[in-house]
RNA sequence: GCUCGAUUAGCUCAAAGGUAGAGCAUUCGGUUGAUAACCGAAAGACAGAGGAUCGUUACCUCUAUCGAGUACCA
Numbered sequence: 001g002c003u004c005g006a007u008u009a010g011c012u013c014a015a016a017g018g019u020a021g022a023g024c025a026u027u028c029g030g031u032u033g034a035u036a037a038c039c040g041a042a043a044g045a046c047a048g049a050g051g052a053u054c055g056u057u058a059c060c061u062c063u064a065u066c067g068a069g070u071a072c073c074a
Base pairs, nucleotide, nucleotide: 001070002069003068004067005066006065007064010024011023012022013021018054026042027041028040029039030038047063048062049061050060051059
């Protein structure tokens, strides 16, 4: 350089063209003799830009970052 894949919450992962969910973590409350356990609640994200579309985080293009493979040079 080329090919393929990935990028969603603090972390790990879902989802799906029509209001983006979960587990853990965090905060608050309940429960308890007490708790790190258990129950409930709150807050928290679609990598960036452009395009297609009535409308997308989802489709297309480019960019960035990460991973795998591969070619060349040394």

The RNA shown here (transfer RNA) has 74 nucleotides and comes from a Pseudomonadota bacterium. It matches the Rfam family "tRNA". The coordinates come from a structure-prediction model, not an experiment, and the mean pLDDT is 81.